[in-house]
Molecule: Bacterial RNase P class A
Organism: Planctomycetota bacterium
RNA sequence: UGAGAGGCCCGGGUGGCCGCUCCCGGGAUCCCCCGGGGGAGGAAAGUCCGGACUCCUCGGGUCAGGGUGGUUGCUAACGGCAACCGGCCGCGAGGCCAGGGAAAGUGCCACAGAGAACAGACCGCCUACCCCGCACCUCCGGGUGCGGGCGGCAAGGGUGAAACGGUGCGGUAAGAGCGCACCGCGGCUCUGGUGACAGGGCCGGCAGGGCAAACCCCACCCGGAGAAAGACCGAAUAGAGAGACGAUGGCGACGACCCGCGCCGUUUCCGGGUAGGUCGUUCGAGGUCGGGUGCGAGCCCGAUCCCAGAGAAAUGGCCACCCCCCCUCCACGGAGGGGGACAGAACCCGGCUUACAGGGUCUCUCACGCC
Numbered sequence: 001u002g003a004g005a006g007g008c009c010c011g012g013g014u015g016g017c018c019g020c021u022c023c024c025g026g027g028a029u030c031c032c033c034c035g036g037g038g039g040a041g042g043a044a045a046g047u048c049c050g051g052a053c054u055c056c057u058c059g060g061g062u063c064a065g066g067g068u069g070g071u072u073g074c075u076a077a078c079g080g081c082a083a084c085c086g087g088c089c090g091c092g093a094g095g096c097c098a099g100g101g102a103a104a105g106u107g108c109c110a111c112a113g114a115g116a117a118c119a120g121a122c123c124g125c126c127u128a129c130c131c132c133g134c135a136c137c138u139c140c141g142g143g144u145g146c147g148g149g150c151g152g153c154a155a156g157g158g159u160g161a162a163a164c165g166g167u168g169c170g171g172u173a174a175g176a177g178c179g180c181a182c183c184g185c186g187g188c189u190c191u192g193g194u195g196a197c198a199g200g201g202c203c204g205g206c207a208g209g210g211c212a213a214a215c216c217c218c219a220c221c222c223g224g225a226g227a228a229a230g231a232c233c234g235a236a237u238a239g240a241g242a243g244a245c246g247a248u249g250g251c252g253a254c255g256a257c258c259c260g261c262g263c264c265g266u267u268u269c270c271g272g273g274u275a276g277g278u279c280g281u282u283c284g285a286g287g288u289c290g291g292g293u294g295c296g297a298g299c300c301c302g303a304u305c306c307c308a309g310a311g312a313a314a315u316g317g318c319c320a321c322c323c324c325c326c327c328u329c330c331a332c333g334g335a336g337g338g339g340g341a342c343a344g345a346a347c348c349c350g351g352c353u354u355a356c357a358g359g360g361u362c363u364c365u366c367a368c369g370c371c
Stems, first nucleotide, its partner, number of pairs: 001367010012322007020039008041342001045353002048351004053226004065222005070084005085099001086097004100217002105215002107211003122157002124153003130149008165183006184206001185204008230279004239270001241269005249264004286305008323340007
């Protein structure tokens, strides 16, 4: 200098004017004024995962169902994160992986191919053994060669995602774990590691193809619904809930009258919970700084700060200057025009994922050049 890898941060600034919302203080006293203060994000998003909180069940267990899946940690918890292990990819920094079990059982393996799991012979290789034919030789016993049959083989070719261990040497008629070495695999064992695993020794000639984001098995986790959760206040309306009122109204048993009782009535309370209101609801697994501890995720301690809480929903608009990007002109000083991403709280928190104009910063890798 060029090409990359992995993080982290910002994502317009300043001033003026006009507004919006919440809180505090004061004034007014019926909804307004004055002063002070707070007012979107890194994703507030998707609502995918986990938790806090609330209600439902008197309480608990199991089945069903769902989820997770290397190990050790972190955490309130997680499908998150960290470190490590294993596999694959990359020269490398690094990246990716649902990464338990396929000798418990069931199932599937399309197409192609001879054969796809009690495997198979299309091309090919071989003719040692046995049989036939022909030719030649013969010491007449037979021998040699060629062709064929009966056969042998699975090395090579071919098919396929996958062909019943791989490479090499020996061996053989040709071959083959048939024999041997190494690698792989299995069993036993030793050493190191908390562990996943790693390394070594001995034995075994190889048995047991792949697929579990197929059923299934194993281990662990999960009760359901969610802020329209839920709690409280409470106009209205229902109430065969209680009291009071009546010297005066009506009805009931009676032939009539009076007292008492009941109902109706009036009224007060209770109850109820609609409209509406308040809380839940913003002090919290909180932010910032410092110290300690740990490889790290994180944890502990101290100091300090209070940082949106609306309710159909505020967080906005205009102007000036500056910053960045694009276009045009240029007398190279500048001038003019356009633009400034994704998006936007609604109970809160921890994650994941997705969107994002442009910019900054740190560490590391590779190549080339120079000293």